[in-house]
C1' cells in the first nucleotide's frame, strides 16, 4: 500500500428506493407497595459517521473522505 466489511437514540440491533426511521434493555414520570423491588402504563432521546452525486424520493445505490475491524507482502 491493495482488498473485504461494518458505522442508525446511553448501549445492543432492525428497517424491499416509498407512512412521522422503530425495538429491547437502560432513563424520567405516574400507578402498584409501608418502603425497596417486581410487574402495568406513560414520556424523553435521532439531523442514521462527514460531504457531494442519482432518483419524483435515499438510512438503502455511486464516488470521496473519516474512523474501526479482518485478510495480504
Nucleotide at each position: 500500500g491493495c482488498g473485504c466489511c461494518c458505522g442508525u437514540g446511553g448501549c445492543u440491533c432492525a428497517a424491499u428506493g416509498g407512512a412521522u426511521a422503530g425495538a429491547g434493555c437502560a432513563u424520567c414520570a405516574g400507578a402498584u407497595u409501608c418502603c425497596g423491588g417486581u410487574u402495568c402504563u406513560g414520556a424523553g432521546g435521532g439531523u442514521u459517521g462527514a460531504a457531494g452525486g442519482u432518483u419524483c424520493g435515499a438510512g438503502u445505490c455511486c464516488u470521496u473522505c473519516c474512523g474501526g475491524g479482518c485478510g495480504u507482502a
Molecule: transfer RNA
Organism: Ignavibacteria bacterium